[in-house]
RNA sequence: GAUCGUUGGGCACGGCGGAGGCCAGCGAACCUGGUCAGAGGGGAAACCCAGCAGCCAUAAGUUGUUACCUUCGGGUGUGUCCAGCGGUCUGC
Numbered sequence: 001g002a003u004c005g006u007u008g009g010g011c012a013c014g015g016c017g018g019a020g021g022c023c024a025g026c027g028a029a030c031c032u033g034g035u036c037a038g039a040g041g042g043g044a045a046a047c048c049c050a051g052c053a054g055c056c057a058u059a060a061g062u063u064g065u066u067a068c069c070u071u072c073g074g075g076u077g078u079g080u081c082c083a084g085c086g087g088u089c090u091g092c
Base pairs, nucleotide, nucleotide: 001089002088003087004086005085006084007083008082009081010080011079012078013077014076016073017072018071019070020069021068023064024063025062026061032057033056034055035054040049041048042047
């Protein structure tokens, strides 16, 4: 000097796992919203008021998905760089 191995560290890309986002579903007796049959109240009437059930939507929450995004983690893979140690070969 070359090469191989090993240990530690940096960087790049990836893998895995956690959390969050995105997406989908579910999701409130009343204490959310909308629409509100019937019943109720007001009215001479037209109509108005309030509104349960139902229906629709949604909050907190919850379940699912992992395609994508963010973030965190490691006894994680590859590449590369630096340092330490060791083997082999080689030059002076």

A computed fold for a 92-nucleotide RNA from a Candidatus Obscuribacterales bacterium, annotated as Bacterial small signal recognition particle RNA.
Its Rfam family is "Bacterial small signal recognition particle RNA". Rfam describes the family as follows. The signal recognition particle (SRP) is a universally conserved ribonucleoprotein involved in the co-translational targeting of proteins to membranes. On this family, see Regalia et al., Nucleic Acids Res 2002: "Prediction of signal recognition particle RNA genes".
Lineage of the source: Bacteria > Bacillati > Candidatus Melainabacteria > Candidatus Obscuribacterales.
Its mean pLDDT, the model's own confidence on a scale to 100, is 78.